[in-house]
Context: one part of a larger RNA
RNA sequence: UCAUGGCUAAGGAACUAGGCAAAAUGGCCCUGUAACUUCGGGAGAAGGGGCCCUCGUAGCAAUACGAGGCGCAGUGAAAAGGCCCAGGCGACUGUUUACCAAAAACACAUGGCUUUGCGAAAUUGAAAGAUGAUGUAUAAGGCCUGACACCUGCCCGGUGCUGGAAGGUUAAGGGGGGGAGUUAGCUUCGGCGAAGCUCUGAACUGAAGCCCCAGUAAACGGCGGCCGUAACUAUAACGGUCCUAAGGUAGCGAAAUUCCUUGUCGGGUAAGUUCCGACCUGCACGAAUGGUGUAACGAUCUGGGCACUGUCUCGGCCAUGAGCUCG
Numbered sequence: 001u002c003a004u005g006g007c008u009a010a011g012g013a014a015c016u017a018g019g020c021a022a023a024a025u026g027g028c029c030c031u032g033u034a035a036c037u038u039c040g041g042g043a044g045a046a047g048g049g050g051c052c053c054u055c056g057u058a059g060c061a062a063u064a065c066g067a068g069g070c071g072c073a074g075u076g077a078a079a080a081g082g083c084c085c086a087g088g089c090g091a092c093u094g095u096u097u098a099c100c101a102a103a104a105a106c107a108c109a110u111g112g113c114u115u116u117g118c119g120a121a122a123u124u125g126a127a128a129g130a131u132g133a134u135g136u137a138u139a140a141g142g143c144c145u146g147a148c149a150c151c152u153g154c155c156c157g158g159u160g161c162u163g164g165a166a167g168g169u170u171a172a173g174g175g176g177g178g179g180a181g182u183u184a185g186c187u188u189c190g191g192c193g194a195a196g197c198u199c200u201g202a203a204c205u206g207a208a209g210c211c212c213c214a215g216u217a218a219a220c221g222g223c224g225g226c227c228g229u230a231a232c233u234a235u236a237a238c239g240g241u242c243c244u245a246a247g248g249u250a251g252c253g254a255a256a257u258u259c260c261u262u263g264u265c266g267g268g269u270a271a272g273u274u275c276c277g278a279c280c281u282g283c284a285c286g287a288a289u290g291g292u293g294u295a296a297c298g299a300u301c302u303g304g305g306c307a308c309u310g311u312c313u314c315g316g317c318c319a320u321g322a323g324c325u326c327g
Base pairs, nucleotide, nucleotide: 001322002321003320004319005318006317007316008315010313011312014311019308027051028050029049030048031047036041038147052069053068054067055066056065057064058063070074082306083305084304085303086302087301088300089298090297094106095105111144112143113142114141115140116139122131123130124129148293149292150291151290153223154222155221158220159219160216161215162214163213164212167211168210169209173205174204178200179199180198181197182196185192186191224242225241226240227239228238251285252282263279264278265277266276267275
C1' cells in the first nucleotide's frame, strides 16, 4: 500500500450522479394503528410497553398478579423487517437478453375484430397421412388490446378486405375470312393457277383479375388555413372566406411526449435545471397502435422526510491475510 473485519470525540448526508456502501431495525407477548379502498385489504401500518433471578398469593399445572434483587446490558451469545409521505410506469403472481440489460419489455385474466359447418379453417408433407381433435361455433385458428371503473368521438377520398356483376379491358384455347410457298393444268409465254401439303393468320368467342359500383376503421391509416369582430385594454361566444374524405370530440396536457425552457405562478429548501400542484402558448397528447383514473402489488424509476451511521468534515487506531525486506 491492497484486501477483509473491529472501534472511533463533535457533527450527522455537509459525501455523491444517486444515502452507493455501511450503520440502524430485527424474535416472542401485550397494546395500538391513518389516508385510501375493488371492503378483501392497507397492516407486522405507524407508535408504545414487557422479556432475567428470588419470594409470596391463586391455580393440578401452564400461567397471572404482587413484593423484592442484580448487572452497562435479561429474545444478555448466534440467528431474525428500517420506516413514512408524494408521484411516473405496469393492474396483479409470473417470464426474459445461459455469460454486461429483470425492466416501463414479454405474458396474463378481460375486451374486440376476423376465419372456419367438419374429410372444418389453419399447419406440415411430393403424396399417403398427421396435428387441429377422438374436439364441433360456449369449438378451433389468426390479429389487436391488456385486471377493474368511466368511456372509446369524426373520416371509407387513398391502401387493404368483403360483396356485386351491367359495361370497358383481358390469356391459353376455340375459330378460321384472307394471304404466302409448292404444282397438275391452262396460256396472249408476261403469267394465271384447282386439289393436296406446308407456313401465316383477320373478325368472332373466351374466366378470374384490373377499371367500375357499394360496404367496412377495436382493418392499415387520417383527423386544416387565413381575415375581421364586444362601450378601457386584452380576448373573441360571433361573422366571412379557401381547402378537405373528415378537420381532434370526451379526457389529459412543459407530460417516459414541450424545441424555445431552468416557460409562468404556487408548495417544499436559507438557497431547488430535479420533484409536487396548477395554467394552456399541445415545436410535435388523444381515445383497444386504446384515453383518463385507480385500491393492492414491484430486487422498477423519481422527489421528500424520520431513524441511523466513517458516505463526508478528516482523519485516527487495532486485528488477520497478501505485498515488501531478510532467510